[in-house]
């Protein structure tokens, strides 16, 4: 720092997801040892128990008991004294308001951070003035008598004080007025001084000095009240809230300012800078993360607030509206004698309960704090410590060294080996932690006592002796002893990510954080071997931030990926031209203050041996506020420009808008008149219209409605829109001046107004066209597209409606940045009489294009460039512009606008292919044109299909006379039936035997069984070689996988294509080159061109045919020569011809003429044997089709192993209802017989072709002669020539079936051979739809050879000559194909992609009659407790009066208003569960229908 997924691939956008850190964590596996932290986030639910706030006798009264001494006793007790003025509870004091716990409430409240407080208070504490006098009356405890179960009351009497009450003094203080002096925010404070009135006090303790207290003051500290700025979540689908509300005045109230409260008066306050509703949440130093900005938190430690069962209230008090006071109400729990009563763990420990989850019902006050006390000292679940938890961070161990070309055991393995691997064993050390044994701190300072110094001989301070304190804990440390001894998990190995192999399984079981993995060779599931990261801990789930510039201030966008409001006017608000001047608010800078402490940063800094952890100094704490200072920017206030803006004055173009008149052409309907039968209408028809006269024509009228041609990427307008001509009203712009305002601009959130079509409302109007309907067609269906008809509506007026693909998919304004070339309107200059032409410039509107920009396509002075202001909007796809509310309409709807759920991608631009019922150019027996066939028939082959014991297997467009160029047996792989197991064959060791072969017999079908007979080689006498026999590795296998493969082989297709190097363009894919023009069979060639060039292919190099030439002549040839024959190259002999097979030559557009860019190249000729590749063949580029073959072979993997091997015999492969495919023979006279005659090539042949000769009608028998073959044989080709017959018909056609009789192979011709005679004589009389071959020596037709073979189903196949056509206008069509180019949402690539109802399953969501809840508001009811206010008859010690009976003042019980919580009854409101049923919506490997979108997607 970044990484995976969207594509066949590429960039771009976009989302998910991953790799880091991190947690008060739970969960899974596992866990040795310490040191520090750290632990009820959930139910602020409920609680048993114990403890958590007391102390002081130096404020005050009283005042036990057990036990014990001692005395008395009626022997039951009793007194006294010690226990002891103790315990004890009372009355006062202080303290209980702190500590210690939680986070429910709380969103101007609390908090944070800086200010005020001249508007306050502040016990204890410090400093400083005075003071501290004399008096009185009472209440608890306790007694004594009552009520109660109890809590606990009630009444009578005793009594003290620092408790209570006058009085006195008055330094001083309140408070009222009156002077003065300072300050002052002008309210007012504050000082000093007059006058009136009022206002204290306790005592204690010492022997004593004197100490601790009381009381007024004034100041300080501390601590707090209260007020202000300024920050402080989300929802606008909460927009309006407010009546003590907002101010005044005036009374109350408070420590104090204030509607804090109350009377009255005014009508005000707050709010788009978000009031008010609502949801949620303590706040903060901090913490986590992060490169930062940010984002997320708010636990432990601090600081503040707040609460203490829930809810109201006060009293006491310096301070409380009080967690462990108290009243009252509710709920819950106790306890009750039913009459009442108690309680309050969100202290510290434990329980219970929900809940994935958080500890011991411990030690100490040893430290440090805090309360009391004058002090010992008591009290402390603050703390300090020990426990439990791997919950975290940190540190240590578990041994170290040495050991093999490497044990064993496991995995692998290509069988060689290779890994686990110095790992282990084994050897030589150490000994941390743990065990164990002993030694042992520091954490202690103080405190009392005594005794000296200093002092005022007072406090305080200080020295020196003495006694005395540790919970932890016999702990930390140290030292000794033993002995490698007690101590290693866990998660991951497809990528991403670091690690690979075997087995098991077979889209199963399972895995998964994206992407994805598994359907028989899984690195991805599960085990095992190895390995990789981490370690007392790994792992997995949750949550945070990070990657995420993915909410973009640093840091993003809006044509086409999501995103510019349809358009303007304008309100707030942002922003703003030029030049001076003041100012100092933003802004810059210095300075104080302050920003607690912790925490974080840094330190060669200290302490635990390290670290964590703690300590110490520094920095930082990004901010606030005061003050001093600078003025360039920005503001603010003044003053002045004139270029922005604006007016004016002179022209000017225009479907700008309203309104009214007008006006031809067209259509339509009406009345005539001519005219007949059709007219209309489509791909074709009909439906419809006409004989009642249509359509078609003329002539006249009616009516609506749009205005042809001019008309133009021409013009106007913000948009939306405007098109006959005329008139009347009226907006905007443009040019040109340069007289006039003098910044008067620019945008624009609400707001407002205009808005196209269709719709909607009233009223007209209605020719044309025309939703819906209705016919007609078309279709499988057509509620569509085509055709006939038709109503709304289109048209006016007026009125809503507000919406679009409302687009230039591009928001307004301003300025700047190459040009070039149209057009529209204005101005100016030049030329010219002039039309017109040129050049300048302002304003519109196109078009190309630099340069910049963009993923790209593309925009480029009309920006999508460079920049400023402003304004709208995006932040993944579906859910969905949907639902719930608002708001707005008459309605239809419209704005406004989510969430559950789901998906891992939806996109955008380009690119390469495929495709298209898209173009363009071309080509092929592809059409066409032409012959001949298949398809009908018999029959032969091959196939599906059935059968079948078994019909063995493959092969399907590119299988079907194919593998099979030979199934009777055998082949053979199938079936039945008998047999064999080291086997039929082949092959390695070990052991043992010495035969096996081989004859023979008996049994079978046979193969085998059984059983007799017989006998090696070599030799060193161990052996060996063969051969049996057992045994062990191991053979066979047409057993499965062609989807695990080689190899070969079909198909596009002998189509002209496929590639590559280097440049060079592109961000890449990728393109260029290979594409244009031209031409060719060819990516053949030429020109051209960022290409140059090369390869694989085509061509041509091979083969064979055609013509010559030339060498050579036997088995072939025979022309002259001779010989010989009935004949016959027969012989002699020739080397001419033919021929045979070696070599050459020959054709190359080489020449000529026209076309052509003068090139390729085509047309035409001439010569030639052939002429533009002469024909034919071999030759099949890169690649497709998981094409075909595991059964030619060969081969991994699995499978079988007396069988899935091997032999034997039968038998099947030959089966037959029905289908199809190649063929053959035929259906006849171009013909069938019959007889007679001519001419071939290719070939093959010794297990073989056979001449001849005899024999059979024949098939073919018997004999035999040549040939290993240009020599002899297969070998009479046949169509065909001639004659002659048959006469149109199931025939003298045609030959199938059948019977008989026979031949040849071959062990064997039933199943199931072929071929001969005789006989028998079937369908068929040119074949439906459909389909095939072939363009010349081809088709057609004629015959012949050959492989394979005993023989043959061969009518196949592969060759071979003979005879020997037609017809090719042209490229629309059909089918294949090759270039280019266009579209695409295709890529498994059109046999694809994909929509949408229905059916079915899941899940979340909406409405719903209605049912249950929560929570506000409003009105009333009713009123606890208490506060205040009234009263206060009756009670009452303190103080006044008194005649002493009493009065009075004052207190209060009680009574009563106001106000008051929780209750209640009405009613509206928000909000939530739930609900018969409705509705849409998501997702679900293989239902249903139909085909809407992507190609012109078939109606764009």
């Nucleotide at each position: 720092a970044g990484a995976g997924u969207u594509u066949g691939a590429u960039c771009c956008u976009g989302g998910c997801u991953c790799u880091g850190a991190a947690u008060g964590a739970a969960c899974g596996c596992u866990g040795g040892c310490g040191g520090c932290g750290u632990g009820g986030a959930u139910u602020a639910g409920g609680c048993a128990u114990g403890c958590a706030a007391g102390u002081c006798g130096a404020g005050c009264g009283c005042g036990a008991a057990a036990g014990u001494a001692c005395u008395c006793u009626u022997c039951g007790g009793a007194g006294u004294g010690c226990g002891g003025g103790u315990a004890g509870a009372g009355c006062g004091g202080c303290g209980a308001a702190c500590u210690g716990g939680u986070c429910a409430g709380u969103a101007c409240a609390a908090g944070u951070u800086g200010g005020g407080u001249a508007a306050c208070c502040u016990g204890c504490c410090c400093g400083g003035a005075a003071g501290u006098g004399g008096g009185g009356g009472a209440c608890a405890a306790c007694u004594c008598c009552g009520a109660g179960a109890a809590a606990u009351c009630g009444g009578g009497g005793c009594u003290a004080a620092u408790a209570c009450c006058g009085c006195a003094u008055g330094u001083g203080g309140a408070u009222a007025g009156g002077a003065g002096a300072g300050c002052u925010u002008c309210g007012g404070c504050c000082c000093u001084u007059c006058u009136a009135u009022c206002c204290a006090a306790a005592g204690c303790a010492g022997c004593a000095g004197u100490g601790c207290g009381c009381u007024u003051c004034c100041g300080g500290a501390u601590g707090g009240g209260c007020c202000c700025g300024a920050c402080u979540c989300c929802c606008a689908u909460u927009a309006g809230c407010u009546u003590g509300u907002u101010g005044g005045u005036g009374g109350g109230g408070u420590a104090a300012a204030a509607g804090c409260u109350c009377a009255c008066c005014a009508a005000g306050g707050c709010u788009a800078c978000g009031a008010u509703g609502g949801g949620u949440a303590g706040g903060u130093g901090g913490c986590g993360u992060g490169a930062g900005a940010g984002c997320g938190u708010g636990g432990u430690c601090g600081c503040c607030g707040a609460c203490a069962c829930g809810a109201g209230g006060a009293c006491u008090g310096a301070g409380a509206u009080a967690c462990g006071g108290c009243c009252u109400c509710g709920a819950c729990u106790c306890c009750u004698a039913c009459g009442g009563g108690g309680g309050g763990c969100a202290g510290c420990a434990g329980u219970c309960u929900a809940g994935a989850a958080g500890c011991u019902u411990c030690g100490a006050c040893a430290a440090u704090g805090g309360a009391c006390g004058a002090a010992a000292g008591u009290c402390u679940g603050a703390u300090c410590g020990a426990g439990c938890g791997a919950c975290g961070c940190c540190g240590c161990g578990u041994g170290u060294g040495g050991g093999a070309u490497g044990a064993a055991g496991c995995c692998c393995c290509u069988u060689g080996g290779g890994g686990u691997g110095u790992a282990a064993a084994c050897u030589a050390c150490u000994u941390u932690c743990g065990g164990u044994g002993g030694g042992g701190a520091a954490g202690a300072a103080g405190a009392c006592c005594c005794g000296g110094a200093u002092g005022g001989c007072g406090a305080a301070u200080u020295c020196g002796g003495g006694u005395u304190u540790g919970a932890c804990g016999g702990u930390a440390c140290c030292c000794g002893c033993a002995g490698a001894a007690g101590a290693a998990g866990g998660a991951c190995c497809g990528g991403c990510u670091a690690a690979c192999u075997c087995c098991g399984u077979g889209c199963c079981a399972g895995c998964a954080g994206c992407c994805g993995c598994g359907g028989u060779a899984a690195u991805a599931c599960g085990g095992g071997g190895g390995g990789u990261c981490c370690a007392a801990g790994c792992g997995u789930u949750a949550u945070u931030c990070g990657g995420a510039u993915u909410u973009a201030u640093u840091g993003g966008g809006c044509g086409u990926a999501a995103a510019g409001a349809g358009c303007a006017c304008g309100u707030a608000g942002g922003c703003g031209g030029u030049c001076a001047g003041g100012u100092a608010a933003g802004u810059c800078u210095g300075g104080u203050g302050u920003g607690a402490a912790a925490a974080c940063g840094c330190u060669a800094c200290c302490g635990c041996u390290c670290a964590a952890c703690g300590g110490a100094g520094c920095g930082a704490c990004g901010g606030c506020a005061c003050u001093g200072g600078a003025u360039a920017c920005u503001g603010c206030c003044c003053g002045a420009c004139u270029c922005g803006a604006g007016u004016g004055c002179g022209g000017g173009a225009g479907a700008g808008g309203u309104g009214a008149a007008c006006g031809g052409a067209a259509u339509a309907c009406c009345u005539g008149g001519u005219g007949u039968a059709g007219c209309g209408g489509u791909g074709g028809a009909a439906u419809g219209c006409u004989u009642a006269g249509a359509u078609a024509u003329c002539a006249g009228g009616u009516a609506g409605a749009a205005c042809a041609c001019c008309g133009g990427u021409g013009g106007c307008g913000a948009a939306g829109g405007c098109g006959g001509u005329u008139c009347a009203c009226u907006g905007g712009c443009c040019c040109g001046u340069u007289a006039c305002u003098g910044a008067c601009g620019c945008u624009g959130a609400g707001g407002u107004g205009c808005g196209a079509a269709a719709g909607c409302g009233u009223g007209g109007g209605g020719a044309g066209c025309g939703a819906a309907c209705g016919g007609g067609a078309u279709u499988a269906g057509a509620u569509a597209c085509c055709c006939c008809g038709g109503u709304a509506g289109u048209c006016c007026a007026c009125g809503c409606u507000g919406u679009a693909a409302a687009c230039g998919g591009u928001g307004g304004a301003u300025a700047c940045u190459a040009g070039g070339u149209g057009u529209g309107g204005g101005g100016g200059g030049g030329g010219u009489c002039a039309u017109c032409c040129c050049c300048c410039u302002c304003u519109g509107u196109g078009c190309c294009g630099u340069a910049g920009g963009u993923a790209a396509c593309c925009c480029a002075u009309u920006a999508a460039g460079u920049a400023u202001c402003c304004c709208g909007c995006c932040u993944g796809g579906g859910g969905a512009g949907u639902a719930c509310g608002g708001c707005c309409g008459c309605a239809a709807g419209g704005u406004u606008g989510a969430a559950a759920c789901u998906c891992a991608a939806a996109g955008g631009a380009a690119u390469u292919g495929a495709c298209g019922g898209g173009g363009g150019c071309c080509c092929g027996c592809a059409c066409a044109a032409g012959c001949g066939g298949u398809g009908g028939a018999g029959c032969a082959u091959g196939u599906u299909g059935u059968u079948u014991a078994a019909u063995u297997c493959g092969a399907c467009c590119a299988a079907c006379g194919c593998g099979a160029a030979g199934a009777a047996c055998c082949u053979u792989a199938c079936c039945u039936a008998g047999g064999c197991u080291u086997a039929a064959a082949c092959a390695g060791c070990u052991g043992g035997g010495u035969a096996a072969a081989c004859c023979c017999u008996g049994u079978g079908a046979a193969a085998g069984c059984a059983g007799g007979g017989c006998u090696g080689c070599c030799u060193u006498c161990a052996a060996g070689c063969g051969c049996c026999c057992a045994g062990u590795a191991g053979a066979g296998g047409u057993g499965c996988u062609g989807c695990a493969u080689g190899g070969c082989u079909g198909u596009c297709g002998u189509c002209a294509g496929c590639u590559c190097g280097u440049g060079u363009c592109g961000u890449g894919a990728g393109a260029u080159g290979u594409u244009g023009g031209g031409u060719u069979a060819a990516g053949u060639c030429c020109c051209g061109c960022a290409a140059c060039g090369a390869g694989c292919g085509c061509a041509a190099c091979c083969c064979u045919u055609g013509c010559c030439c030339u060498u050579a002549g036997u088995u072939a040839c025979c022309a002259g020569c001779a010989c010989g024959u009935c004949a016959u190259g027969g012989u002699g002999g020739g080397g001419a011809c033919u021929c045979u097979a070696g070599g050459g030559g020959g054709a190359c557009u080489g020449c000529c003429c026209c076309g052509g860019a003068u090139a390729a190249c085509g047309g035409g000729g001439a010569g030639g044997a052939a002429g533009g590749u002469g024909g034919g063949g071999a030759u099949g580029a890169c690649g497709u089709c998981a094409a075909g073959u595991c059964a030619u072979c060969a081969u991994g993997g699995c499978c079988c192993u007396u069988a899935c091997g091997c032999c034997u015999a039968g038998g099947g492969c030959u089966a037959c209802a029905a289908a199809c495919g190649u063929g053959c023979u035929a259906c006849a006279a171009u013909g069938g017989c019959c007889u007679g005659g001519a001419c071939a090539a290719c070939g093959c042949g010794u297990c073989g072709c056979u001449a001849c000769c005899u024999c059979g009608c024949g098939a073919g028998a018997g004999g035999a002669c040549g040939c290993c073959a240009a020599u002899c044989g297969c070998u009479u080709a046949a169509a065909c020539c001639a004659g002659g017959u048959c006469c149109c018909a199931g025939u003298u056609c045609g030959g199938a079936u059948u019977g008989c009789a026979g031949u040849c192979u071959g062990c064997a011709a039933c199943u199931c051979g072929a071929c001969u005679g005789c006989a028998u004589g079937a369908a068929g009389u040119u074949g439906g739809a459909a389909u095939c071959g072939c363009u010349a020596g081809u088709a057609a037709u004629c015959g012949c050879g050959g492989a394979u073979c005993a023989g043959c189903a061969a009518c196949g196949c592969c060759g071979c000559g003979g005879u020997g056509a037609a017809u090719c206008c042209g490229u629309u069509c059909c089918c294949g194909g090759g270039c280019c180019u266009u579209g695409u949402a295709c890529a498994c690539a059109c046999c694809g992609c994909u929509c949408g109802u229905c059916a079915c399953g899941u899940c979340g969501c909406g409405a719903a009659a209605g049912c249950c809840g929560g929570c506000g508001g409003u009105a009333c009811c009713a009123g606890a407790a208490g506060u205040c206010g009234c009263u206060g008859u009756c009670g009452g010690a303190a103080c006044c009066c008194u005649u002493c009976g009493g009065g009075g003042a004052c207190c209060a019980a009680g009574g009563u208003g106001c106000c008051g919580a929780a209750g209640g009854u009405a009613u509206g409101g928000c909000u939530g569960g739930u609900a018969a049923u409705c509705g849409g919506g998501a997702c679900g490997a293989a239902g249903u229908c139909g085909g809407a979108a992507c190609a012109a997607g078939g109606u764009a």
Small-subunit ribosomal RNA from a metagenome, 1500 nucleotides, folded computationally. Its Rfam family is "Bacterial small subunit ribosomal RNA". The sequence is in RNAcentral, with records from SILVA. The coordinates come from a structure-prediction model, not an experiment, and the mean pLDDT is 86.